About this RNA:
Predicted 3D model of a 104-nucleotide RNA (Glycine riboswitch aptamer) from a Clostridia bacterium. Of the family's consensus pairs, 91% are formed in the model. The sequence was found by an Rfam model in a public genome assembly. The source organism's lineage runs through Bacteria, Bacillati, Bacillota and Clostridia.

[in-house]
């Protein structure tokens, strides 16, 4: 001197679904009906820990059952967003800052 993997910020690039529906009406909304899943939220499987009970049996361990906690998503739910264009959107690419790191 160099500084990763990851995180989180910005900024440029890509980026679907799903009625241009009725009805009011200040064309942005509101009420209705029907849809979408990729802001965001929620929910779960293998597997895992611990309990109790069976089986076992000297003790423990393995095995079943059953509760309770840990446990993912692009799957499900559709709260909330969303359904002409416009904008935005998980994700992905590229750049930069701060962490990481007085790290090693």
């Nucleotide at each position: 001197a160099u500084g990763a993997a990851c995180g989180u910020u910005a900024g440029c690039g890509g980026g679907a679904g799903a009625g241009a529906c009725c009805u009011u009406u200040u064309u942005a909304a509101a009420g209705g009906c029907g849809c979408c899943g990729a802001a965001g939220g929620a929910g779960c499987a293998a597997c895992u820990u611990g309990c109790u009970a069976g089986c076992u049996g000297c003790u423990a361990a393995a095995c079943u059952a059953g509760c309770a906690g840990g446990g993912a998503a692009a799957c499900u739910c559709u709260c909330a967003g969303g359904c002409a264009a416009a904008a935005g959107u998980a994700c992905c690419g590229c750049u930069a800052g701060c962490g990481g790191a007085c790290a090693c």